Notes
Model confidence (mean pLDDT): 84 of 100. The RNA shown here (small-subunit ribosomal RNA) has 1526 nucleotides and comes from a Gammaproteobacteria bacterium. Rfam family: Bacterial small subunit ribosomal RNA. The organism belongs to Gammaproteobacteria, within Bacteria.
C1' cells in the first nucleotide's frame, strides 16, 4: 500500500468481506521467574459483621477505670499483699465547652443546564493563615455533669436540689473603620489558660490580682487561598415535535439574600422566544485526556486530575464561616430488624466482605514507617485518606526453559516411483555454562522527626522561660525471611496455542462419503476432498495462543481536505417570488470579516523533545516545547463589508419595425360519418386468416335527392412556428400576454439563484347541469383455443364535447435545475437588419431561434460537442448496495378515487450501467445440401426372417436409447462358444514366478459316477553332467500370491460415432480499443471450396480445401506363362489341342494424356463464367481412401490396457443339464408376394469379382430329389467351386384367391455333427393360409444412378431373407428456391452464457420468521382541573408559660409554647397526551433442492415494451384514454 467476491470474459459504478492498531473485557487450550501497572462495564439491587472523625485536662466542674504518691486499717514471712480514704500526681470514663465534623473517601442515577469548558463581568462573603491598627475594664444569673426520687421492655424520658467555665448576658469603653438615620445624631465588643521570675507593686520563707514569655479573645483594614453570582461563545439526535410562554417580558414601589435579579409581592404596559430550530420526546455526568487516523476527522469519558450531581426514594429546615450536610436533625414513602405489641431502631454509590444479578472483576490482610489531614503548645491520638502486602498472565516490559560439537545419516514415526525421500546435527553420546527457581551466609536506601545535653542569637530585669541555628548523645521501618551480594549442586525444575484452497506464510497420507462436519468473505463434502476427522510434515506467534464482543482504519462507503446525478442511486412536471446566499465599474472613508506583532489565559498529569534515575525495558523524574474558532491592545488597508459620492459594459423604459397553431371570448364555412324523409332498384350486404354472431324481401347494401344533428378541421405541413411547461391547427372581428430586429434617449446596479409560499399544470377520474354524430373501458353475443376472463369479428354503456367547480399526477423526457463568461470549424433551415452585386434573385457580414456532422477538451463506454455531458462562477433541489417500499404509521389536502411527506424489523451477496464474444429469435440479407419441388421405387396392410422394447421366467447373461440404439457388438447361441440358471465338485487353486520333497514324461486299461472326479493295475526309465547336479515335465507340500465378462466410460489410455468432406478454426508482427476484444477473416465480384481476384491497417503464416495416392476410361514402351491365336504350319467328330507368334485382347510394370492450354463472347482489361474446336476424356472426368479446431461428462472398463473399490473354501476353478430360441402385445430393419412388363414348361446366348489340401472336388454310376458312390486334377491366370440369372426362342394359363401366393400343418427321408427333443439346414409326397397394391404419416435415389437379374467372399462341422464384394439389364426427372428439414457467412435485438430443452412472472398450497391493524388488556411517563395538606419557614396571635435587662416593682422588652394563614412533599378524583409489553382474528411482506395453475416479460417473446389513470378478470395480466421510445 492493499486484496476478494456480480460476468463466458472486459470497464465501470456499487454493496458485502478480509489484512492493521487497540480493550477496564470475557471463554477455550496451555501455563517458569520477575518489574510496573489495572481489577462489579451488568442491580445507583439488598445488605450480615468488623473498622472509616475525631481530638483537646494548656477552656471547665470533677475522679467511673488504671498507675503512683500521701494517711489510716487488716494479715503478718518489716517490706510484700489488700481494704479504706486523700484529685496530691501521671492520666482520665461520662459531662459543659472549644475546633473538626462542609475536608478526605464513593458512585454516576438525575441533568441538554450557564450542567461543563473557554473568555470575561460585578452587586458579595470567607473560620483557620499572613500584614498592620486599636482593645481586652467592671458585673451578674443559669446549667448538664453529680445526688435524690419517678416513669418506661427498650430507646430514652419526667421532677426536686448542687455547681464550674474561653458555656451565656448585660454595663463601661468605641477609630478618619461598621451599622442606622429624621444627617440633628443614635447602636453595637471582648476571655482567659500555660510556663518561668522577683527587677517594679501587694502581703513578705515564698506566692500573687506583680513581671515576663507563650498562646488564645474582641473591633478594624489589607491580603492570601476558598466559596457564591451574571455574561459572550462552544456543547447529541429527532421536524412522522411548529408554534411556545401569564411571574410570562419590561418598568414603578415595597419584601427578601452575603450578593445583582419577577428571587417574591401589589400595580401598569402587552410583550418575550422561534425555521441561526422555540416548545416537546429520546439519550447523556461535561472536561483534561483515551483509542484510532498521513491529517482533516471519527469513537470513547475505567484507572489519574479540574469541575458537577448524589448520598434507601420525596420533601424541609437547623446549627455553622461554610450544608440544606454519605457514616446530623426532622415529616412522609417503601423495605429490614426489635419488642413486653405499648413503641422503638437502621441506611456499605467508604475499607473488606455476603446474597443476588451476570460471559465478567480480588483479601471480612498489615501499618501509621513515609506523604498528607483533623485535633492538641507539645508528647501525643485519631485517619480503610495513604503506604504496602495478598489474589488475577487482566494488560505492558523484561529474563529463562540450556551452549558447542555430534552421520552409523541410529531406532521409532510418516511418504514412497521400493531406489529412497523426510523428521534430522534433532536425538543418543562427549565436552561445557549455571541465568532464573532452589540452598547458604550477608544485607542497603526509603529516616533520622521528636527527646536530652552543649553553644550563639533574640526576647526580658535576667544567665529563667521560649524560639530560631549549630554540633554531640540517645533514637520510632508496615513492608521485611526486602531489593542487592555471595556459597552449593546438577541440563538438572520451565512449551504451548493457532493455523496450513484463494485472500495469507506453510502439504501429504489415511478415514469419511452432499453424511459426518467445515465456513471471515468467496466457498468446500455426492468413492482418489492440500478445505470435514485424525496422522506426519510444514508456518506463525511464544508464557502465551487462539476466538468472541467493542472502536477506529482500509471506506474518497456523508467526499472540509475528499464523492456525485443524461444511461448506473440521483435536476422538484413548469413558472413567480419572500427570507436568506451570491453579486458590474470608479473615488474617498471605515476598519466586520481577513493578516501580522505585542500582552494575558490555555492548572498538573498525558503526547512531543532533550537530559537523569531502577543492570535494560516497561515505569519514575528534572527542563523545554506544543495546544485556543480565547480574551484585551497596537498595527496594515490589497480582498469582502458597511457608509458617502460618481459611471454605464448588467437589467430596465421610452420610439419605429417584424413574424408567429401564444391566450381568452363571440360568430361563421365546408368536406365526410351517422339518423330520418322520399325516389330509383333487387338479393344480398357486412366482416375475416377463414367464419360466425349481425342487417335485409315488413325491401338492406348499392344510388339520387331533402332535412337534422354533434364532433373533427384534409391539402398548405416542413427535425417549420409560438407558448415557462402542459400544450397549441378552417374562417373572421373584438381583448390580450411574451419575444425579436434597429436606432437614438432616459434610469443608473434597479441583477442571479431561490428554502418555505403562491400559480399554471396531458389524459384518466369525481361533483352539478347540458349535450351526444363518431369512437368507446365496461357489458353482450360470434369466432380462436386444451381453457381464452385476451388478441380478432358484430353491437354498445360510462367517457370523450361544452359551462362552472374539483383532482395535481405521467417515460410531466433532451430521462440532461436555472442564470453568467470563455472555448475550431462546415453544411441546412426560421424571423429580422446591414453592405455589395449581374437587382424576381445570388454574395458577404450580423442578431436571435431550430436541426446535421465534427477539432480540443471530457466521459465507464455508449456518447456529448458554442443549444457540452468541455473550461469556470453563483444559487437551489436531489443521491449515498438489493429486496422490503415510495410500503406501514402519524400528519397535511382530497367528495372519493387517492396524492405528499416517509421509516423499520427481516432478508440477500449482490442488484446494477456500457460494451465484447458467442447461441438463440415464430428478426432482416444472401447462398448451399435428393432439404423441398419434378420423378422413379419402397416402408406403414398380408406372410415369415430378424433385432428390440414389455412381459414372463429358475435363468431368459451383459452392452448399445432421438437424428447418431433397434439383420447394432454377434463375419455364425444345438453341446462348446456362455458371461445367465438348477444341481454336483475344487480350494495356492484352470494359469504366471519362487521354494521344498517325490518322481522320467507319457502310454495302456479296470471299476463306480450325468460328468467332474474318485479307487485300482499294467508299463516305461529318455538328454546334457566337471558325477555334486542341471534343464524340461509330473505329483504332493507350505506362503507369497493367483483369479474375477465384479463396479466406476461421471476417474482414464485407445479406438469409435456425429454435426460434416460442412468450409471453416487459428497464429506471429503491426494497428486500434482503458479493456474483455477487433483487425486480418468484413466489403465488391467468383468459386464445390476463407477457391481466386480486386479493394483494404493490415503484412505474412498454420491446420483445413485443393493437389499429391489407389481404381477406373485412352494411347505407347517393355515383358509373353499357366493368359491370347491375326497370319504360317500340324492334329482332333470337336476344342489353343500342338508347333510356333506378340501383331490381337488381356496380364502387370513404367510412361503419355486434361492445363480453361486455344478460338469467340460477357466482365473492372482481374478473377471467373457461357459457347465452340480439337480429344477417349473438357472444365474438381467418374470412384475411393483421406474427417480442421472442436461439439455431445456422445459410445466402449464385455476387445485390449488400466487407477481406485469389492469378493478370496468364493463374485474364482470345473461338471451335467438347462437357458440365451419363453410369447396376450408394440416398434425398427428385411425377405417373399398380391400376378399376365406374369407363373409353368422347354431350347438356347453372354459375365465380373472370388475361394480352395483338416479344402474345392471333375468325369463316370445310383436316387424323383437333398444326397451317396467314385476319386482324376489342383498349393491354383494351369484343376475345382461354376450351372450365371433376368435375356432371346417356341409353348400353355386368361383376371380366378386362379396353373398367382406360398405360410401352417402331416408324412418320408438327406447331410454335418459325440449329439438335431428342446433347438439345425436341406428334399420329396401332401396340405394350400393371410394378401387382389395398403390410413395417417414417412423413407431412398440425380446416371452406368434407380429399378431389377443373378454371381462371389467372410464367419462356418452344419446353419443367411443378414453383411461384405461383384458383374448383367437399364430409366424417368429436376420449372425453380416460397415452403419443410440442416448447414455457411453478413446484420439485427436479448433480461440467455448449463448459452431456448434458456430465462422468467403472478396467485393458489405447506414450514418457518419479523411486521401493520385489531374489541381491548397491562405497565411507564405527562399536561389540565379540583381535593388534601406531614414536617419545616415565614406573617398573625392579651391562649398558657417565662432566670439575665427596663422598671415608678404593676409591668415592660425579649424568649419558648400553643392556635392559626400562606407555601408546599407524599397522596387522592377526574379528563387527555405520549410510548412500550400483550391480543381472538386479520393484512401484506420475506425465506424455503425437486407441489398446483397457467405463460406476463427477456427475441417483432409469438397481441411491441413501458409510464399516469379508470373499469374487468383464478393469476399472471387484459381492455379504453393520453404520453414515452429505453
Nucleotide at each position: 500500500a492493499g486484496a476478494g467476491u456480480u460476468u463466458g470474459a472486459u470497464c465501470c459504478u456499487g454493496g458485502c468481506u478480509c489484512a492493521g492498531a487497540u480493550u477496564g473485557a470475557a471463554c477455550g487450550c496451555u501455563g517458569g521467574c520477575g518489574g510496573c501497572a489495572u481489577g462489579c462495564u451488568u442491580a445507583a439491587c439488598a445488605c450480615a459483621u468488623g473498622c472509616a472523625a475525631g481530638u483537646c485536662g494548656a477552656a471547665c466542674g470533677g475522679u467511673a477505670a488504671c498507675a503512683g504518691c500521701a494517711g489510716a486499717g487488716u494479715g503478718c514471712u518489716u517490706g510484700c499483699a489488700u481494704u479504706c480514704u486523700g484529685g496530691c500526681u501521671g492520666a482520665c470514663g461520662a459531662g459543659u465547652g472549644g475546633c473538626g465534623a462542609a475536608c478526605g473517601g464513593g458512585u454516576g442515577a438525575g441533568u441538554a443546564a450557564c450542567g461543563c469548558g473557554u473568555a470575561g463581568a460585578a452587586a458579595u462573603c470567607u473560620g483557620c493563615c499572613c500584614u498592620a491598627g486599636a482593645g481586652a475594664g467592671g458585673g451578674g444569673g443559669a446549667u448538664a455533669a453529680c445526688c435524690c426520687g419517678g416513669g418506661g421492655a427498650a430507646a430514652c424520658c419526667c421532677g426536686g436540689a448542687c455547681u464550674a467555665a474561653u458555656a451565656c448576658c448585660g454595663c463601661a469603653u468605641a477609630a478618619u473603620a461598621u451599622c442606622c438615620u429624621a444627617c440633628g445624631g443614635g447602636a453595637g465588643a471582648a476571655a482567659g489558660u500555660g510556663g518561668g521570675c522577683c527587677u517594679c507593686u501587694g502581703c513578705u520563707u515564698g506566692c500573687a490580682u506583680g513581671c515576663u514569655c507563650a498562646u488564645g479573645c474582641u473591633c478594624u483594614a489589607g491580603g492570601a487561598a476558598g466559596a457564591g453570582u451574571c455574561u459572550g461563545c462552544g456543547u447529541c439526535c429527532g421536524a412522522u415535535u411548529a408554534g411556545c410562554u401569564u411571574g410570562u417580558u419590561g418598568g414603578u414601589g415595597g419584601g427578601g439574600u452575603a450578593a445583582a435579579g419577577g428571587c417574591c409581592u401589589a400595580c401598569c404596559a402587552a410583550g418575550g422566544c422561534g425555521a441561526c430550530g422555540a416548545u416537546c420526546g429520546g439519550u447523556a455526568g461535561c472536561u483534561g485526556g483515551u483509542c484510532u487516523g498521513a491529517g482533516a476527522g471519527g469513537a470513547c469519558g475505567a484507572u489519574c486530575a479540574g469541575c458537577c450531581a448524589c448520598a434507601c426514594u420525596g420533601g424541609g429546615a437547623c446549627u455553622g464561616a461554610g450544608a440544606c450536610a454519605c457514616g446530623g436533625c426532622c415529616c412522609a414513602g417503601a423495605c429490614u430488624c426489635c419488642u413486653a405489641c405499648g413503641g422503638g431502631a437502621g441506611g456499605c454509590a467508604g475499607c473488606a466482605g455476603u446474597g443476588g444479578g451476570g460471559a465478567a472483576u480480588a483479601u471480612u490482610g498489615g501499618a501509621c514507617a513515609a506523604u498528607g489531614g483533623g485535633g492538641g503548645c507539645a508528647a501525643c491520638c485519631c485517619u480503610g485518606a495513604u503506604c504496602c502486602a495478598g489474589c488475577a498472565a487482566u494488560g505492558c516490559c523484561g529474563c529463562g526453559u540450556g551452549u558447542g560439537u555430534g552421520a552409523a545419516g541410529a531406532a521409532g514415526g510418516c511418504c514412497u516411483g521400493a531406489g529412497g525421500g523426510u523428521u534430522g546435527u534433532a536425538a543418543a553420546g562427549c565436552a561445557c555454562u549455571u541465568u532464573c527457581a532452589g540452598u547458604u551466609u550477608g544485607g542497603a536506601a526509603g529516616a533520622g522527626a521528636a527527646g536530652u545535653u552543649u553553644u550563639g542569637u533574640a526576647u526580658u530585669a535576667a544567665u529563667a522561660c521560649u524560639a530560631c541555628a549549630a554540633a554531640g548523645c540517645c533514637g520510632a521501618g508496615a513492608c521485611a525471611u526486602u531489593a542487592c551480594a555471595u556459597u552449593c549442586a546438577g541440563a538438572a525444575g520451565a512449551a504451548g496455542c493457532a493455523c496450513c484452497g484463494g485472500c495469507u506464510a506453510a502439504c501429504u497420507c489415511u478415514g469419511u462419503g452432499c453424511c459426518a462436519g467445515c465456513a471471515g468473505c468467496c466457498g468446500c463434502g455426492g468413492u482418489a476432498a492440500u478445505a470435514c476427522a485424525g496422522a506426519g510434515g510444514g508456518u506463525g506467534c511464544g508464557a502465551g495462543c487462539g476466538u468472541u464482543a467493542a472502536u477506529c482504519g482500509g471506506a474518497a462507503u456523508u467526499a472540509c481536505u475528499g464523492g456525485g446525478c443524461g444511461u448506473a442511486a440521483a435536476g422538484a412536471g413548469c413558472u413567480c417570488g419572500u427570507a436568506g446566499g451570491u453579486g458590474g465599474a470608479u473615488a474617498a472613508g471605515u476598519g466586520u470579516g481577513u493578516u501580522g506583532g505585542a500582552u494575558g489565559u490555555g492548572a498538573a498529569a498525558g503526547c512531543c523533545c532533550c537530559g537523569g534515575g531502577c543492570u535494560u525495558a516497561a515505569c519514575c523524574u528534572g527542563g523545554g516545547a506544543a495546544g485556543g474558532u480565547c480574551a484585551u491592545u497596537c498595527a496594515a488597508a490589497a480582498c469582502u463589508g458597511c457608509u458617502u459620492g460618481u459611471c454605464u459594459a448588467g437589467a430596465g423604459u421610452a420610439c419605429a419595425g417584424u413574424a408567429g397553431a401564444g391566450g381568452g371570448a363571440a360568430g361563421u364555412g365546408g368536406a365526410a360519418u351517422u339518423u330520418c324523409c322520399g325516389g330509383u332498384g333487387u338479393a344480398g350486404c357486412g366482416g375475416u386468416g377463414g367464419a360466425a354472431u349481425g342487417c335485409a324481401u315488413a325491401g338492406a347494401u348499392a344510388u339520387c335527392g331533402g332535412a337534422a344533428g354533434g364532433a373533427a378541421c384534409a391539402c398548405c405541413a416542413g427535425u417549420g412556428g409560438c407558448g415557462a411547461a402542459g400544450g397549441c391547427g378552417g374562417c373572421u372581428u373584438c381583448c390580450u400576454g411574451g419575444a425579436c430586429u434597429g436606432u437614438u434617449a432616459c434610469u443608473g446596479a434597479c441583477a442571479c439563484u431561490g428554502a418555505g409560499g403562491a400559480g399554471c399544470g396531458a389524459a384518466a377520474g369525481c361533483g352539478u347541469g347540458g349535450g351526444g354524430a363518431g369512437c368507446a373501458a365496461a357489458c353482450a353475443g360470434g369466432a380462436u383455443u386444451a381453457g381464452a376472463u385476451a388478441c380478432c369479428c358484430u353491437g354498445g354503456u360510462a367517457g370523450u364535447c361544452c359551462a362552472c367547480g374539483c383532482c395535481g399526477u405521467a417515460a410531466a423526457c433532451g430521462a440532461u435545475g436555472a442564470a453568467a463568461a470563455c472555448u475550431a470549424g462546415c453544411c441546412g433551415u426560421u424571423a429580422g437588419a446591414a453592405a455589395u452585386u449581374u437587382u424576381u434573385a445570388a454574395u458577404u457580414u450580423u442578431u436571435a431561434g431550430u436541426g446535421g456532422c465534427g477539432c480540443a477538451g471530457c466521459u465507464a463506454a455508449c456518447g456529448c460537442g458554442a443549444u457540452a455531458a468541455g473550461u469556470u462562477u453563483u444559487c437551489c433541489g436531489c443521491c449515498u448496495g438489493g429486496g422490503g417500499a415510495g410500503u406501514a404509521c402519524g400528519a397535511c389536502c382530497g367528495c372519493a378515487a387517492g396524492g405528499u411527506u416517509a421509516a423499520a424489523a427481516c432478508u440477500c451477496a449482490a442488484a446494477g450501467g456500457a460494451a465484447u464474444u458467442g447461441a438463440c429469435g415464430g428478426g432482416g440479407g444472401c447462398c448451399c445440401g435428393c432439404a423441398c419441388a419434378a420423378g422413379c421405387g419402397g416402408u406403414g396392410g398380408a406372410g415369415c426372417a430378424u433385432g428390440u422394447g414389455g412381459u414372463u421366467u429358475a435363468a431368459u447373461u451383459c452392452g448399445a436409447u432421438g437424428c447418431a440404439a433397434c439383420g447394432c457388438g454377434a463375419a455364425a447361441a444345438a453341446c462348446c462358444u456362455u458371461a445367465c440358471c438348477u444341481a454336483c465338485c475344487c480350494u495356492u487353486g484352470a494359469c504366471u514366478u519362487c521354494c521344498u520333497u517325490g518322481g522320467a514324461a507319457g502310454c495302456u486299461u479296470u471299476c463306480a459316477g450325468a460328468g467332474a472326479u474318485g479307487a485300482g493295475a499294467g508299463u516305461g526309465u529318455g538328454c546334457c553332467u566337471u558325477c555334486g547336479g542341471g534343464a524340461a515335465c509330473c505329483a504332493a507340500g507350505u506362503g507369497a500370491c493367483a483369479g474375477g465378462u465384479g463396479c466406476u466410460g461421471c476417474a482414464u489410455g485407445g479406438c469409435u460415432g456425429u454435426c460434416g468432406u460442412c468450409a471453416g478454426c487459428u497464429c506471429g508482427u503491426g494497428u486500434c480499443g482503458u479493456g474483455a476484444g477487433a483487425u486480418g477473416u468484413u466489403g465488391g465480384g467468383u468459386u464445390a471450396a476463407g477457391u481466386c481476384c480486386c479493394g483494404u491497417a493490415a503484412c505474412g503464416a498454420g491446420c483445413g480445401c485443393a493437389a499429391c495416392c489407389c481404381u477406373u476410361g485412352u494411347c505407347a514402351u517393355u515383358a509373353g506363362u499357366u493368359g491370347c491365336c491375326a497370319g504360317c504350319a500340324a492334329g482332333u467328330u470337336a476344342u489353343g489341342u500342338u508347333g510356333g507368334g506378340g501383331a490381337c485382347u488381356c496380364u502387370a510394370a513404367u510412361g503419355a494424356g486434361a492445363c480453361u492450354g486455344c478460338c469467340g463472347g460477357u466482365g473492372a482489361u482481374a478473377a471467373a463464367c457461357c459457347g465452340g474446336a480439337g480429344g477417349a476424356a473438357g472444365g474438381c472426368g467418374g470412384g475411393g481412401a483421406c474427417g480442421a479446431c472442436g461439439u455431445c461428462a456422445a459410445g466402449u472398463c464385455a476387445u485390449c490396457a488400466u487407477g481406485g473399490c469389492c469378493c478370496u473354501u468364493a463374485u474364482g476353478g470345473g461338471u451335467a443339464g438347462g437357458g440365451c430360441u419363453a410369447c396376450a402385445c408394440a416398434c425398427g430393419u428385411g425377405c417373399u408376394a398380391c400376378a399376365a412388363u406374369g407363373g409353368g414348361c422347354a431350347g438356347u446366348a453372354c459375365a465380373g469379382a472370388g475361394g480352395g489340401u483338416u479344402g474345392c472336388u471333375a468325369a463316370g454310376c445310383g436316387g424323383u430329389g437333398a444326397c451317396g458312390u467314385g476319386g482324376a486334377g489342383c498349393u491354383a491366370a494351369u484343376c475345382c467351386c461354376a450351372a450365371a440369372a433376368a435375356g432371346c426362342u417356341g409353348u400353355u394359363c386368361a383376371u380366378a384367391g386362379u396353373c398367382c401366393g406360398g405360410a401352417u400343418u402331416g408324412g418320408a427321408g438327406u447331410c454335418u455333427g459325440c449329439a438335431a427333443c428342446u433347438c439345425g439346414a436341406c428334399u420329396c409326397c401332401a396340405u394350400g393360409a393371410a394378401g387382389u397394391c395398403g390410413g395417417a404419416a414417412u423413407c431412398g435415389c440425380u446416371a452406368g444412378u434407380a429399378a431389377u437379374c443373378g454371381c462371389g467372399a467372410a464367419u462356418c462341422a452344419g446353419c443367411a431373407u443378414g453383411u461384405c464384394g461383384c458383374g448383367g439389364u437399364g430409366a424417368a426427372u429436376a420449372c425453380g428456391u416460397u415452403c419443410u428439414c440442416g448447414g455457411g457467412c453478413c446484420u439485427u435485438g436479448u433480461a440467455c452464457a448449463c448459452a431456448c430443452c434458456g430465462c422468467c412472472c403472478g396467485u393458489c398450497a405447506c414450514a418457518c420468521c419479523a411486521u401493520g391493524g385489531g374489541a381491548g388488556u397491562g405497565g411507564g411517563u405527562u399536561g389540565c382541573a379540583c381535593c388534601a395538606g406531614a414536617a419545616g419557614u415565614a406573617g398573625g396571635u392579651u391562649g398558657c408559660c417565662u432566670a439575665a435587662c427596663c422598671g415608678u416593682a404593676a409591668g415592660g422588652g425579649g424568649g419558648g409554647u400553643g392556635c392559626u394563614u400562606a407555601c408546599c412533599a407524599c397522596g387522592g378524583u377526574g379528563u387527555g397526551g405520549u410510548u412500550c409489553a400483550u391480543g381472538a382474528c386479520u393484512g401484506g411482506g420475506g425465506u424455503g433442492a425437486a407441489g398446483u395453475c397457467g405463460u406476463a416479460a427477456c427475441a417483432a417473446g409469438g397481441u411491441a415494451g413501458c409510464c399516469g389513470u379508470a373499469g374487468g378478470g383464478g393469476a399472471a395480466c387484459c381492455u379504453g384514454c393520453g404520453g414515452c421510445u429505453g